Notes
Small-subunit ribosomal RNA, central domain from an uncultured bacterium, 354 nucleotides, folded computationally.
Context: one part of a larger RNA
RNA sequence: UUGGGCGUAAAGCGAGUGCAGGCGGUUCAAUAAGUCUGAUGUGAAAGCCUUCGGCUCAACCGGAGAAUUGCAUCAGAAACUGUUGAACUUGAGUGCAGAAAAGGAGAAGUGGAACUCCAUGUGGUGCGGUGGAAUGCCUAAAUAUAUGGGAAGAAACACCAGUGGCGAAGGGCGGCUCUUUGGUCUGCAGCUGACGCUGAGGCUCGAAAGCAUGGGUAGCGAACAGGAUUAGAUACCCUGGUAGUCCAUGCCGUAAACGAUGAGGACUAAGUGUUGGGAGGUUUCCGCCUCUCAGUGCUGCAGCUAACGCAUUAAGCACUCCACCUGGGGAGUACGCCGGCAACGGUGAAACUC
Numbered sequence: 001u002u003g004g005g006c007g008u009a010a011a012g013c014g015a016g017u018g019c020a021g022g023c024g025g026u027u028c029a030a031u032a033a034g035u036c037u038g039a040u041g042u043g044a045a046a047g048c049c050u051u052c053g054g055c056u057c058a059a060c061c062g063g064a065g066a067a068u069u070g071c072a073u074c075a076g077a078a079a080c081u082g083u084u085g086a087a088c089u090u091g092a093g094u095g096c097a098g099a100a101a102a103g104g105a106g107a108a109g110u111g112g113a114a115c116u117c118c119a120u121g122u123g124g125u126g127c128g129g130u131g132g133a134a135u136g137c138c139u140a141a142a143u144a145u146a147u148g149g150g151a152a153g154a155a156a157c158a159c160c161a162g163u164g165g166c167g168a169a170g171g172g173c174g175g176c177u178c179u180u181u182g183g184u185c186u187g188c189a190g191c192u193g194a195c196g197c198u199g200a201g202g203c204u205c206g207a208a209a210g211c212a213u214g215g216g217u218a219g220c221g222a223a224c225a226g227g228a229u230u231a232g233a234u235a236c237c238c239u240g241g242u243a244g245u246c247c248a249u250g251c252c253g254u255a256a257a258c259g260a261u262g263a264g265g266a267c268u269a270a271g272u273g274u275u276g277g278g279a280g281g282u283u284u285c286c287g288c289c290u291c292u293c294a295g296u297g298c299u300g301c302a303g304c305u306a307a308c309g310c311a312u313u314a315a316g317c318a319c320u321c322c323a324c325c326u327g328g329g330g331a332g333u334a335c336g337c338c339g340g341c342a343a344c345g346g347u348g349a350a351a352c353u354c
Stems, first nucleotide, its partner, number of pairs: 003326003007308002012322001014205004021198003025088007033081002035077008049065006091195001092192003095188005103181004108177003111157001115153002117149006126137002165173002210251006219245002224240004262321003267316001270299013303310002327354003336347004
C1' cells in the first nucleotide's frame, strides 16, 4: 500500500461553519469527453509462453505463432457517467397561520429564604467540635433568643423538577420582570425550482483549572498554620485560612469534551411510557378514544455481535463523504516547526526491548 476495521479489544477530530475536492432527485432532447464495438498503424530485436525442426539427448541454436493486456487515428453505438438546452416537484429553501421551551445577549431592573456582619434588648457561662478530644471563640458578655439594618454584603436561586424541556453543535442553560436576538416543531401547499449531502486546509465556538490587568470577596476553600489520629501521618477528622471561586476585558484550547457510538438521506416486526403540535370521533364541561408529525425513554422480533449487548434514536440492510487504527513498552516522550505572557498545547519519531 492493499485488505480489514473504529460502543467496550488499536481506532469517530470536543463541536460547528465552510472554500477547494468527492458524491448527487425526476422527464425529454442534443452532444459524444468518459464508456463500448470494429478497422488501420504502431507496440524494435532478443527473452518469456506454445509448437515444429537441427546438433545421438539436453543445455544450446534455428523457424513459425501467440503475447506485448498499451498508444494514436478513422468509422460507428448512445444505455449509463459527463456536458449543453428545455421542463418537473417529491430533496432543499421560502411564504402564511399557529405552538412549546432553564436557547443566547444586556456592569438592565427586581424578589424572598439562608448565611456572615453591624447595632440594640433579654440573659449570665459556657459555646463549638469529635469516634473520643484538643486547637479555636467567650465575663471587654460569647452561644442562645428577639428586633432593626439594602445609604451592610456577596454569592446561589429551595419547593415547582420530571430517564421533563431548550441548544444547527458542543461547552452548557433553572427565582421573577423588561429589552433584544437565534433556532425548532405543527398545519396549509401559495412561491423558487436541485438551489443538495459531505467537507482536507481555513475560520469560529469550546467545562473546570490556570494566566494578565482592574475590581469584588458573604459562604466555601488548594497552599499554609494549628489541634488530633498514628510506629510515623507532609493524609483521612477538627479549628482557622491565602490564592481561587464572583464581575469586566483579554488569553489559554484542554477533559472519562462519553452514547467511550462522525455527518446525511433511504429501507427493515411489534408493544408500552412521556413531551410539544395537528386531524377525526365522542362528550354540557373536565376528559376519553383513534390516527398522524416531531422529540425523548423502556421492553422486545428478525438481523448483527467475540461476547456483553444493539435492535426504526441500530451496533440491522445498503449508499455518499470525512476523520482515525495497524502488537505491548519506549512515548504522546525526544528533536524540529507552529501557537502561547507563561503554564503548556498542536504536530510527532527512533534506537533499544518483550
The prediction has a mean pLDDT of 84.
RNAcentral holds the full RNA, with entries from ENA.